[in-house]
RNA sequence: GGGGGCAUCGGUUAAUGGCAAACCAGCGGUCUCCAAAACCGCGACUGGGGGUUCAAGUCCCUCUGCCCCCG
Numbered sequence: 001g002g003g004g005g006c007a008u009c010g011g012u013u014a015a016u017g018g019c020a021a022a023c024c025a026g027c028g029g030u031c032u033c034c035a036a037a038a039c040c041g042c043g044a045c046u047g048g049g050g051g052u053u054c055a056a057g058u059c060c061c062u063c064u065g066c067c068c069c070c071g
Stems, first nucleotide, its partner, number of pairs: 001070007010024004018054001026042005047063005
């Protein structure tokens, strides 16, 4: 220099173009003498910028970061 893949709550991962979900962690509560466990509930997320579309996490372009291959 060329080509490809990935980027989603604090962590690990889902999600046919049609309300972004689960587990763990966190917070609140029930229970308990206290705690743990269990149970109930809550909050928090689509890397940045553009485009297509009635509608984008998803499709297109670009940038950034990480990984792989070629030279």